[in-house]
Context: one part of a larger RNA
RNA sequence: UCUUCGCGAGGGAAUUCGGCAAAUUAGCCCCGUACCUUCGGUAUAAGGGGUGCCAGCCAUGAAAGUGGCUGGUCGCAGUGACGAAGGAGCACCGACUGUUUAAUAAAAACGUAUCUCGCAGCAAGUUCGAAAGGAUGUGUAUUGCGGGUGAAGCCUGCCCAGUGACGGUAUCUGAAAACCGGUUUCAACCGGACGAAGGACCGUUAAACGGCGGGGGUAACUAUGACCCUCUUAAGGUAGCGUAAUACCUUGUCGCUUAAUUGGCGACUUGCAUGAAGGCCCAACGAGUGCUCUACUGUCCCCGCGAAGAAUCCA
Numbered sequence: 001u002c003u004u005c006g007c008g009a010g011g012g013a014a015u016u017c018g019g020c021a022a023a024u025u026a027g028c029c030c031c032g033u034a035c036c037u038u039c040g041g042u043a044u045a046a047g048g049g050g051u052g053c054c055a056g057c058c059a060u061g062a063a064a065g066u067g068g069c070u071g072g073u074c075g076c077a078g079u080g081a082c083g084a085a086g087g088a089g090c091a092c093c094g095a096c097u098g099u100u101u102a103a104u105a106a107a108a109a110c111g112u113a114u115c116u117c118g119c120a121g122c123a124a125g126u127u128c129g130a131a132a133g134g135a136u137g138u139g140u141a142u143u144g145c146g147g148g149u150g151a152a153g154c155c156u157g158c159c160c161a162g163u164g165a166c167g168g169u170a171u172c173u174g175a176a177a178a179c180c181g182g183u184u185u186c187a188a189c190c191g192g193a194c195g196a197a198g199g200a201c202c203g204u205u206a207a208a209c210g211g212c213g214g215g216g217g218u219a220a221c222u223a224u225g226a227c228c229c230u231c232u233u234a235a236g237g238u239a240g241c242g243u244a245a246u247a248c249c250u251u252g253u254c255g256c257u258u259a260a261u262u263g264g265c266g267a268c269u270u271g272c273a274u275g276a277a278g279g280c281c282c283a284a285c286g287a288g289u290g291c292u293c294u295a296c297u298g299u300c301c302c303c304g305c306g307a308a309g310a311a312u313c314c315a
Stems, first nucleotide, its partner, number of pairs: 001310008010301002014299001019296001027051005036041001038151001052073009074078001086294007093286002098110002115148006125136004153280003157212003162209002164205005171200003179192004213231005240274001241271001252268006
């Protein structure tokens, strides 16, 4: 000096991106237990008391034993070592248990029950195979396959112009073959008529891919604009939520929290560029993320002492 460990006056997060690490707590018995809630939970919530040994008595039991009461007694300390939760609050995300990048990522990613859409009446639909044949399927729409969403609760607005899907189609378009005609010795070739799918055309469909405006004026202070005018679209963003894991300006403004806060929470909200299979809300849950309080501590002020081991140097 390094590795692992023990103890520490006073202070107690001043350390640091961040309490990382360490410390605290801890078993069992008794008392007691809030907000919120889907009434199950939350909950070992929180918080408090007890805990050894000896003697006597009582209860119970067949006994071993177990429990209760009273008295005594030792220690700094009685779950005496070992083992063994620190706690509380506010938000974000994901409902939850679960799954994952074997060897840098465990998560807010994947999955999930739920909800919803599409295909399919079985010699089906989907799928493997060149085929024969096979899977779904010992199944039959309360089923199977495929797509999306992601518990529950409250809800899920407008647009079918574009792209797609499905259906229809008087008419138009629409290849070759076969047919008719022309040419010609024959063929090639040319023209006509016929006319499938598809397209044009018509319609349906957004929990299909997707989309969801601009300008001007106006109320007896000002400001604002229920109201009016105008351009324009397929329709012009509804309910909600909102400086957000989304907000450029931005450390927005106000309040709370601090002595001090680019943080956190609650509001406002003109939303650069929120928004409905997704939005909002949400008890429980989480080795998830941000913030605060309390307890606790060598993280720090500020380092000291000690133990074991190692390397180096000296003898």
A computed fold for a 315-nucleotide part of an RNA from a Methanobacteriota archaeon, annotated as large-subunit ribosomal RNA, domain IV. The RNAcentral record of the full RNA draws on ENA. The coordinates come from a structure-prediction model, not an experiment, and the mean pLDDT is 86. NCBI's taxonomy places the organism under Archaea, Methanobacteriati, Methanobacteriota.